């Protein structure tokens, strides 16, 4: 880097440091952001894909429970629409892109 699956309206932040742009890419929008945003660090958490314990006429992509370990995560639904397709004026559903986990290449 390539597939596959699965998941994506919940949860969960203080410091320190930097300085000017940020929210993935194009357009719009609509937010954050010198009261320091984003990014980095450290310390905290948050959740449970990996994983760990335990259950079972039913052995399962199954239930419950844990958090030592890999990983993720901690403004805004994946910020939000674009593409299709139903309602009909602003919504629901899907796709597609994307994150991220596990697995193959």
């Nucleotide at each position: 880097u390539u597939c596959u699956u699965a998941u994506c309206c919940a949860g969960a932040a203080a410091g320190a440091c930097c300085g000017a742009g940020g929210g993935a890419c194009u357009u719009g929008a609509c937010c954050c952001a010198a009261u320091g945003a984003c990014g980095u660090c450290u310390u905290g958490g948050c959740a449970a894909c990996c994983u760990c314990c335990g259950c079972c006429c039913c052995c399962g992509c199954g239930c419950g429970g844990g958090a030592a370990g890999g990983u993720g995560c901690c403004a805004c639904c994946u910020u939000c629409a674009a593409c299709c397709a139903c309602a009909c004026u602003u919504g629901u559903g899907g796709a597609a892109a994307g994150a991220u986990a596990a697995g193959u290449u």
Annotation
This is a predicted structure of a 105-nucleotide RNA (SAM riboswitch aptamer (S box leader)) from Niabella aurantiaca DSM 17617. The source organism's lineage runs through Bacteria, Pseudomonadati, Bacteroidota, Niabella and Niabella aurantiaca. Of the family's consensus pairs, 97% are formed in the model. The prediction has a mean pLDDT of 84. It matches the Rfam family "SAM riboswitch aptamer (S box leader)". Gene Ontology term of the family: regulation of gene expression.